[in-house]
Molecule: transfer RNA
Organism: Erysipelothrix sp.
């Protein structure tokens, strides 16, 4: 240098055109307790990597660029 895959709340991950982008986990807040752990209920937190295109609508498809992961390949 080619190729292929992956980038979504602090962390792990769904959602593969359609409607307020969802779980779990962490985190606040109240109940439970003597206090804590567990449990049970409620809440906040995402301009979906970035820039454009296509589209009535785009996390999803198309280009380009960043980043990270794997295989190849080149080093006279």
């Nucleotide at each position: 240098g080619c190729g292929c895959c992956c980038g979504u709340g602090g962390c792990g991950c769904a959602a593969u055109g359609g409607a307020u982008a969802g779980c779990g986990u962490a985190c606040u807040u109240g109940g439970u307790u003597c206090c804590g752990a567990u449990c049970c209920a409620a809440g906040g937190g995402g301009u979906u990597g970035c820039a454009g295109g296509u589209u009535c609508g785009a996390u999803c498809c198309c280009u380009g660029c960043c980043g990270g992961g794997c295989g190849c390949g080149c080093c006279a």